[in-house]
RNA sequence: GUGCUAUCAAGAGCGGCGGAGGGACUGGCCCUAUGAAGCCCGGCAACCAGCAUAAGACUGGUGCUAAUUCCUGCAAUCCUGGCACAUUUGCCUUGAUUGAAAGAUAGUUG
Numbered sequence: 001g002u003g004c005u006a007u008c009a010a011g012a013g014c015g016g017c018g019g020a021g022g023g024a025c026u027g028g029c030c031c032u033a034u035g036a037a038g039c040c041c042g043g044c045a046a047c048c049a050g051c052a053u054a055a056g057a058c059u060g061g062u063g064c065u066a067a068u069u070c071c072u073g074c075a076a077u078c079c080u081g082g083c084a085c086a087u088u089u090g091c092c093u094u095g096a097u098u099g100a101a102a103g104a105u106a107g108u109u110g
Stems, first nucleotide, its partner, number of pairs: 003108006013041001015040003021031003025073001027071002042065003047061004051056001069102001074099005081092004
């Protein structure tokens, strides 16, 4: 890296180094010198292994530590307003819900 499975509404620092960027991508909207990324320490959690089982968060491997995965991108249903058509109906638009997609993490996989 590929496929599969599970989870993604909770939780976590007024610390040190560091110096300008960051929140995957799109469009938004945010965070940032009252200091970004990154590293260290601290913390949260409990996916895997161990601890005989259970319990527990004790040991090891990860993970996470602004905002719901920050919102959104595709589809369906309902709703608001509008346009077109003689009608059936079609198109645009506001908001809500649900499901996908995408992404993240863990485990597994030749």

A computed fold for a 110-nucleotide RNA, annotated as SAM riboswitch aptamer (S box leader). The prediction has a mean pLDDT of 81.